Predicted 3D model of a 351-nucleotide part of an RNA (small-subunit ribosomal RNA, central domain) from an uncultured Chloroflexota bacterium.
Model confidence (mean pLDDT): 88 of 100.
Context: one part of a larger RNA
RNA sequence: CUGGGCGUAAAGCGCACGCAGGUGGCUGGGUAAGUCGGGUGUGAAAGCUCCAGGCUUAACCUGGAGAGGCCAUUCGAUACUGCUCAGCUUGAGAGCGGGAGAGGGAAGCGGAAUUCUGGGUGUAGUGGUGAAAUGCGUAGAUAUCCAGAGGAACACCAGUGGCGAAGGCGGCUUCCUGGCCCGUUUCUGACACUCGGGUGCGAAAGCGUGGGGAGCGAACGGAAUUAGAAACUCCGGUAGUCCACGCUGUAAACGGUGGGUACUAGGUGUGGGGAGCUACUGACCCUCUCUGUGCCGAAGCUAACGCGUUAAGUACCCCGCCUGGGGACUACGGCCGCAAGGCUAAAACCC
Numbered sequence: 001c002u003g004g005g006c007g008u009a010a011a012g013c014g015c016a017c018g019c020a021g022g023u024g025g026c027u028g029g030g031u032a033a034g035u036c037g038g039g040u041g042u043g044a045a046a047g048c049u050c051c052a053g054g055c056u057u058a059a060c061c062u063g064g065a066g067a068g069g070c071c072a073u074u075c076g077a078u079a080c081u082g083c084u085c086a087g088c089u090u091g092a093g094a095g096c097g098g099g100a101g102a103g104g105g106a107a108g109c110g111g112a113a114u115u116c117u118g119g120g121u122g123u124a125g126u127g128g129u130g131a132a133a134u135g136c137g138u139a140g141a142u143a144u145c146c147a148g149a150g151g152a153a154c155a156c157c158a159g160u161g162g163c164g165a166a167g168g169c170g171g172c173u174u175c176c177u178g179g180c181c182c183g184u185u186u187c188u189g190a191c192a193c194u195c196g197g198g199u200g201c202g203a204a205a206g207c208g209u210g211g212g213g214a215g216c217g218a219a220c221g222g223a224a225u226u227a228g229a230a231a232c233u234c235c236g237g238u239a240g241u242c243c244a245c246g247c248u249g250u251a252a253a254c255g256g257u258g259g260g261u262a263c264u265a266g267g268u269g270u271g272g273g274g275a276g277c278u279a280c281u282g283a284c285c286c287u288c289u290c291u292g293u294g295c296c297g298a299a300g301c302u303a304a305c306g307c308g309u310u311a312a313g314u315a316c317c318c319c320g321c322c323u324g325g326g327g328a329c330u331a332c333g334g335c336c337g338c339a340a341g342g343c344u345a346a347a348a349c350c351c
Base pairs, nucleotide, nucleotide: 003323004322005321006320007305008304012319014201015200016199017198021194022193023192025088026087027086028085029084030083031082033081034080035077036076037075038074039073040072041071048066049065050064051063052062053061054060091191092188093187094186095184096183097182098181099180103177104176105175106174107173108172109171110154115149116148117147118146119145120144121143125136126135162169163168206247207246208245209244210243211242215241216240220236221235222234223233258318259317260316261315262314263313266296267295268294269293270292271291272290273289274288275287276286300307301306324351325350326349333344334343335342336341
């Protein structure tokens, strides 16, 4: 160096951008580095192959001949790869014309509800549970009406609907801003794919500083239950949950399925766009088509389950990862972090 794998058995990095590297569309010319062929050189001995011989045979040994990778040099071949030159448009990107969307950031606004405060009505309970009790209430609660304060979340619409690379995103309006889809085929002319290292993004919880605090609610207190109850149930309740800025960098970060390209039956639903047909102007309907998102399934694949044009099918390119179970998402070391801890990652030993 070489094998087999990675949905569920061990195994896809949480996601992206991207340098180096690897890989790379169509046509023609040049070159001849890779590649292929010939010659020459080299290719010690032993070994290997063939022949002959020696130990009674064989193994073994002796002699002779031959082959031999790699390498060097030289002469050729030019299909493929490389390099170079010229060109092309289908890959990629741009322009123009349309389109949908909880994509992101900031500011402002709105109504419902909970809680609290003030006031009115009103009187003895209320609340809670399996049943209760703690709790609240004659210092007037619960209920009900009016007014006010404040915080957080946005019912219906709402949909295996939409958008985003993932995490994720849902009241309304405005501003700033990213991506995507369709049509046209106007421009560039391979500008591409992937990506070690690197950089950025990254739910919740947690941390720092400052604010905020309605509801909920780890911890904690109490009431129950129970043999006990460090719980489940109930009454309270701090951090937190919210905002700004800065850290943390994890997850069943899941489709447990890396990215790209091409190819390989269909049927059916749904979101966005285009074309056609039809029609009474039209909303529709129907047909075709591009793009998303579901379901069912040919072939094929699979240990099975299942997957099946959104592949787990058929192939190619690039990356990551696995190699019996435990020890061990550990120790040590290194790097990172304020800390919590994170990343990388063994061995003894046991089976």